[in-house]
Context: one part of a larger RNA
């Protein structure tokens, strides 16, 4: 000086508190742990691992395991000797990689007539490693944390480690600011400068839009015109406690104020200070140092990463009537489409399928769903619930046995609201409801990451747990 204290004081945070919904019982999805297994490949492992690395394991990915090959290699390269155009259809063997066969290709192309360029062969210097070591490192990230603090010049105080600024009063979201003051100022965090949303001007109108004017239909911006209005892209103005009452020396704080679309950081978003955890990655990449080098390299077939007494973690879908089932009907937003995304006729109960068409798209495609309106069910293991099984199918794919999604018929388990306990959330949030995006042939997506639609209750308060922040005090720690 730190760190600590079941000392002290002051402070703040969905940290208690008050509220809503969840989680732990079920079923299944998905990760991990554990056991098995030839192998179940490898990393993450309290907070801060566990729907994570993984924004796509049937083949491939894959790195495991079993088999069959090759050994200047599957890629790249230098450097010497030989050899031939390079490429390679068919056909055989094989599980395939690969091995034979070689139909044509031609005596090819480029040239300075030395050779080059491509292929094989032989040697040989490099190669190759998802092998090891995050405790040998860069990068990068995660936490404490968007918390308010870490520092530094220079003076001054101290024998010196240090200490002072950075304390103390008031204030703040904030080391934000006002006074005071051996301290003066200064940097990195804070705040604003970015983007976005909320209003308003102003400019530009097609693919957008349609008030006015004519035209026209069962019907429709549907034609002709417009650019007012909506919207789109640009630029621009607006919010500072500016004004007003109270309180305060000030900073500043309060109000059913004004005014105003918006009020005191208006929402939300990017942004994470100096460290801390020998945190996390050597399997994104990159590198030091050890290791393999006929294998610890590499290519191929099959298998596995999907296994299952069990245990946890995240989730989904319920246990119903504020519901479930049939008609019918109303409103988005933000993406995205050519090997593509569909419309439409037509065939099928669908899943799709065939044909025509129409968008590389403010043009054409993408039904919102819950809501409402009518009707059935009437409290039951049921018209709740939909796991699990049979049988038929559709689709993508070289190929859905291991191990794929979808669609039809049947079949109809658990579960009637969850023990200790424990998460999330303070406003368009919570709850809910569809929707569409990247991986992607398809798909194990109930997952991530976005959009919009409907729309709460609560907060007396700060005594308690739980992080954290300033001052103080005590110390068998460092």
């Nucleotide at each position: 000086u730190g760190a600590c204290g079941g000392g002290g004081g002051c402070c703040c945070g969905c940290a208690c508190a008050a509220g809503c919904g969840g989680a732990g019982g079920a079923a299944c999805a998905u990760g991990u742990g554990g056991u098995u297994u030839a192998a179940u490949u490898c990393g993450a492992u309290g907070a801060u691992a566990c729907g994570c690395g993984a924004g796509g394991a049937a083949c491939c990915u894959u790195a495991c395991c079993c088999g069959g090959g090759c050994u200047u290699g599957a890629a790249c390269u230098g450097c010497a000797g030989g050899a031939g155009a390079a490429c390679g259809a068919u056909a055989c063997a094989g599980a395939g990689a690969u091995g034979u066969u070689g139909a044509g290709g031609c005596u090819a192309c480029c040239u300075u007539c030395g050779g080059g360029g491509c292929u094989c062969c032989u040697g040989u210097g490099g190669a190759g490693g998802u092998g090891c070591u995050g405790c040998a490192u860069g990068g990068u990230u995660g936490u404490c944390g968007u918390c308010a603090g870490c520092u530094c010049g220079u003076g001054c105080c101290g024998u010196g480690a240090g200490g002072u600024g950075u304390c103390g009063g008031c204030u703040u979201a904030a080391g934000u600011g006002c006074c005071a003051u051996a301290a003066c100022g200064a940097g990195c965090g804070c705040a604003a400068c970015c983007c976005u949303u909320u209003u308003c001007c102003u400019u530009a109108g097609u693919u957008g839009c349609c008030a006015u004017c004519g035209g026209g239909u069962u019907a429709a911006g549907c034609c002709g015109g417009g650019c007012a209005c909506u919207c789109u892209g640009g630029g621009g103005a607006u919010a500072c406690u500016g004004c007003c009452g109270c309180c305060g020396c000030a900073a500043g704080g309060u109000g059913u104020g004004a005014g105003g679309a918006a009020g005191g950081u208006g929402g939300g978003g990017a942004u994470g200070a100096c460290g801390u955890c020998a945190a996390a990655u050597c399997a994104g990449c990159a590198c030091g140092g050890c290791c393999c080098u006929u294998a610890c390299g590499u290519c191929c077939g099959g298998g596995g990463c999907u296994a299952c007494a069990c245990a946890c973690g995240u989730g989904u879908u319920a246990c119903a009537a504020u519901g479930g089932g049939u008609g019918g009907u109303a409103c988005a937003g933000a993406g995205c489409g050519c090997a593509g995304g569909c419309a439409g006729c037509c065939g099928g109960u669908a899943a799709c399928g065939u044909c025509u068409g129409u968008c590389g798209a403010a043009c054409c495609g993408u039904u919102a769903a819950a809501u409402c309106c009518a009707u059935c069910c009437u409290c039951a293991g049921u018209u709740c619930g939909g796991a699990u099984u049979g049988g038929g199918g559709u689709c993508u794919g070289c190929a859905a046995c291991c191990c794929g999604a979808c669609c039809c018929c049947a079949u109809g388990a658990a579960g009637c609201u969850g023990g200790a306990u424990u998460c999330g959330c303070u406003a368009g949030u919570a709850a809910u409801c569809g929707c569409g995006c990247a991986u992607c042939a398809g798909c194990c997506a109930u997952g991530g990451c976005g959009c919009g639609g409907u729309g709460a209750a609560u907060a007396c308060g700060u005594u308690c747990c739980c992080g954290g922040g300033c001052c103080u005090u005590g110390u068998a720690c460092a």